[in-house]
RNA sequence: UUCAGAAAAAGCCAAAACCACGGGUAACCGGGUGACGGAAAGCCGACGGGUCCAGAACAUGGAUGGCCGGGUCGUCUGC
Numbered sequence: 001u002u003c004a005g006a007a008a009a010a011g012c013c014a015a016a017a018c019c020a021c022g023g024g025u026a027a028c029c030g031g032g033u034g035a036c037g038g039a040a041a042g043c044c045g046a047c048g049g050g051u052c053c054a055g056a057a058c059a060u061g062g063a064u065g066g067c068c069g070g071g072u073c074g075u076c077u078g079c
Base pairs, nucleotide, nucleotide: 003078004077005076006075012038013037017033018032019031021030022029023028036066042072043071044070047069048068049067050064051063052062053061054060
């Protein structure tokens, strides 16, 4: 390197809720508190599907990678 695993250990991330905070029509995003969880809860939404928002709409545009598959790069432990 490959393979197996995520019990332990090191480090990491941070749901809901809250806020005299900022952005957006909205979904939602950023910041703070927080700690439900996570073995990729790192990254890719210009890979596919789902869901959600805007829209008269099956057009079109947008959100979500902590919905799933996929891609890619990685942590720890063991052999």